RNAcentral holds the sequence, with entries from ENA. Transfer RNA from a Parcubacteria group bacterium, 71 nucleotides, folded computationally. Its Rfam family is "tRNA". Rfam links the family to the GO term triplet codon-amino acid adaptor activity. It is annotated as a transfer RNA. The source organism's lineage runs through Bacteria and Bacteria candidate phyla.
Parts: sequence; structure tokens; C1' cells
RNA sequence: UCCCGGAUCGUCUAACGGCAGGACACCUCCCUUUGGAGGAGGGAAUUGGGGUUCGAAUCCCUGUCCGGGAA
Repeated sequence: UCCCGGAUCGUCUAACGGCAGGACACCUCCCUUUGGAGGAGGGAAUUGGGGUUCGAAUCCCUGUCCGGGAA
């Protein structure tokens, strides 16, 4: 330099183009002699910028970063 793949809550992981969900963790409450057990609830994310579309995490272009391959 070229080719291929990847980037989603704090972490891991889902999501035919149609409300971004789950687990763990965290916070609050309940229960309990106690809680690091059990129960109920809550907050929290689509790598940046454009385009297509009624509608984009998803499709297209491009930037950044990570991984693999070629030379």
C1' cells in the first nucleotide's frame, strides 16, 4: 500500500428495514438477626460524518480504531 472482517448500556450478548432487548454489574425498595442469599422496581448503549428510504443498529459512500491476510 492492497484485500477481508469487526466496532450496540460499565462488561458480555441479541435485534426480517418498523418501540434497541437480555444476562451480569450498579442504584432504590422489600424480605431477613445480618446480607455478598431471595423478591420487586429503576437508570444506562448502536464508533464519527454524509446518502438512500415514510422509516436505518441494519443498505450505500467516507473517516477513525481493532483484528486477519497478501506483497